[in-house]
RNA sequence: GCCCUUGUCGUCUAGCCUGGAUAGGACGCGAGCUUGCGGAGCUCGAAGCCGGGGUUCAAAUCCUCGCAAGGGCG
Repeated sequence: GCCCUUGUCGUCUAGCCUGGAUAGGACGCGAGCUUGCGGAGCUCGAAGCCGGGGUUCAAAUCCUCGCAAGGGCG
């Protein structure tokens, strides 16, 4: 230098191929119930689509340019 893959709550991850539902789950965190206290259990809650642009009635999803990480070739 060229090619490929990946990027979603604090962490891990589903959804992306085949566009449309309030973006779901686990752990963690906060509150409540429970308990003599704590833990466990139950209920509720906060928190996320790497950045810009484009296509579309509608983009996490498609296209494009970047950024970051990983891999391959030279």

This is a predicted structure of a 74-nucleotide RNA (transfer RNA) from a Nanobdellota archaeon. RNAcentral holds the sequence, with entries from ENA. The coordinates come from a structure-prediction model, not an experiment, and the mean pLDDT is 82. It matches the Rfam family "tRNA". About the family: Transfer RNA (tRNA) molecules are approximately 80 nucleotides in length. It is annotated as a transfer RNA.